Notes: A computed fold for a 75-nucleotide RNA from a Candidatus Spechtbacterales bacterium, annotated as transfer RNA. The RNAcentral record of the sequence draws on ENA. The prediction has a mean pLDDT of 81. The organism belongs to Candidatus Spechtbacterales, within Bacteria. Rfam family: tRNA. Rfam classes the family as a transfer RNA. Rfam's curators write: Transfer RNA (tRNA) molecules are approximately 80 nucleotides in length.

[in-house]
Formats: sequence, structure tokens, C1' cells
RNA sequence: GGGCUUGUAGCUCAACCUGGUCAGAGCAGCGCGCUCAUAACGCGUCGGUUGUCGGUUCAAAUCCGACCAAGCCCA
Repeated sequence: GGGCUUGUAGCUCAACCUGGUCAGAGCAGCGCGCUCAUAACGCGUCGGUUGUCGGUUCAAAUCCGACCAAGCCCA
């Protein structure tokens, strides 16, 4: 220098290929219940600029371009 993969909540991951509900789940955190108490369990609650910037579109996490970061491969 070239190519490929990945980037979504504090953490682990869906949704992307085929654009359309308010972007969800589990764990974690917080409050309450239960208990002599703790854990477990139950209920409630808290959660996001979907890596950044732009483009296409009535509508973008999703399609297109550039860039950034991590990993792998080639030279």
C1' cells in the first nucleotide's frame, strides 16, 4: 500500500441479507415485596446520537460513499 470481517444500552447479543410498530432480549444498576437476615425468587423502574460525517429515499441501525477504531490475510 491492497483486500476481508467487525463496531447497536454499563456488559454479552438480536434486528441488517429483503428499508416501514416506539431499536428489543438477557445480565448488571436502582426501588419495593418475600425472609429473623442474606442469597435466590417475584413486581416495578432505569436504560441508546445504532463508531463518525455525508448521500439516496416519503421513511435508514439496515442501501451507497468517505473517514475512524479493532482483528485477520496479501504484498